This is a predicted structure of a 340-nucleotide RNA (Bacterial RNase P class A) from a Ruaniaceae bacterium. Lineage of the source: Bacteria > Bacillati > Actinomycetota > Actinomycetes > Ruaniaceae. The RNAcentral record of the sequence draws on ENA. Its Rfam family is "Bacterial RNase P class A". It is annotated as a ribozyme. From the family's description: Ribonuclease P (RNase P) is a ubiquitous endoribonuclease, found in archaea, bacteria and eukarya as well as chloroplasts and mitochondria. Its family is annotated with ribonuclease P activity, dimeric ribonuclease P complex and tRNA processing in the Gene Ontology. It is recorded under the gene name rnpB.
[in-house]
């Protein structure tokens, strides 16, 4: 200098004018509003609503069956299908990246097309022997098909051949030793010589999961008209159990009202420093308060800045994941080339 890899960050800024919402202070007043001033006022994804939890109600959740989810190991966490570290497998020269990573020597099933043959053996061409020339027998070295064809290379052997035998290698099972918390790795011995693939196929194993959701739930005020049917109801697929209940509950028709308060934002919170840990993260100290609407606010104009500003907007709250994104910044590392 060029090409890359990984991690982190920003997401127009400043000033002026006008406007909107919650809250606080002061004032006016027809008691419901208005005026003035002040504080605060969307995001890294507020998004999708895909996981996990808090919170609320039903036993602060119980038993069994059914059903769902997860799946290398060890940690982190409130919890997770998330994160970190490591192991194994695969890709890349490398930094590094990817894995839908338990079990097909429990059972059952499946494999299009091609091919002779797709799971237990078998033989299309070929090779060898015999032959009455029709064929019979032996064989799997070689050829051809396929995503996948019953170990690989070399030799011995043979009519031709073959783990039939031998050496080395690969793989599998069992035993022992060493290292590691563990997944696993390294080494030695031994066996039969090879026992194929697929579990995001049924299934088996281990762990785990109660249901519904802020329109949850609680309270206040106001309006109305009851009638008919059912016997259980408590929102779980079923059974049990538990709780409540006849002034109850459910269903249908009819009638009434669709107002207010609360939940509602200070929290597994954020920033800095120290400390333990490889890390995720934990602990301690100091400091900060950063929306809370309910027809639903967060907008518009102007000026300047080598910029013309992307994707997109809270609705109970958090932790993740996934997806969208103009442009820009920082740090570490790798490869190639050149110079010293």
């Nucleotide at each position: 200098u060029g090409a890359g890899c990984u991690g982190g960050c920003c997401g127009g800024a400043u000033g002026g004018c006008c406007g909107c919402g919650u809250c606080g202070a002061g004032g006016g007043u027809u008691c419901a509003c208005c005026c003035u001033c002040g504080c605060c006022g969307a995001g890294g994804a507020a998004c999708g609503u895909c996981c996990g939890g808090g919170c609320u109600c039903c036993a602060c959740a119980g038993a069994g069956c059914a059903g769902g989810g997860u799946g290398g190991u060890g940690g982190g966490u409130a919890a997770c299908g998330c994160c970190c570290a490591c192991c194994c497998g695969g890709g890349g020269u490398g930094a590094c990246c990817c894995g839908c990573g338990g079990g097909c020597u429990a059972g059952u099933g499946c494999a299009a097309c091609a091919g002779a043959a797709a799971g237990c053996a078998g033989a299309c061409c070929g090779c060898c022997u015999c032959u009455u020339c029709g064929g019979a027998g032996g064989u799997a070295a070689g050829g051809g098909u396929g995503a996948a064809a019953c170990g690989g290379u070399g030799g011995u052997g043979u009519a031709a051949g073959a783990g039939a035998c031998c050496a080395c290698c690969a793989g599998c099972g069992c035993c022992c030793c060493c290292g590691g918390u563990g997944a696993c790795g390294g080494g030695g011995g031994u066996g039969g010589c090879u026992c194929g693939g697929u579990a995001a196929a049924c299934c088996c194993c281990a762990c785990u999961c109660g249901g519904a959701g802020c329109a949850a739930g609680a309270c206040c005020a106001g309006a109305c008209a009851g009638c008919a049917g059912g016997u259980g109801a408590g929102u779980u697929g079923c059974u049990c159990g538990c709780u409540c209940a006849a002034u109850a509950c459910c269903u249908g028709c009819g009638g009434g009202u669709a107002g207010g308060u609360u939940g509602c934002u200070a929290g597994a919170u954020c920033g800095c420093c120290g400390u333990g840990g490889c890390a995720a993260c934990g602990c301690g100290g100091c400091g900060g308060c950063g929306a809370g609407a309910u027809g639903g606010a967060u907008g518009g104009c102007c000026a300047u800045c080598c910029a013309u500003g992307a994707c997109a907007g809270a609705a109970c709250c958090c932790g993740g994941c996934g997806u969208a994104c103009a442009g820009g910044c920082c740090a570490g590392c790798u490869c190639a080339u050149u110079c010293g």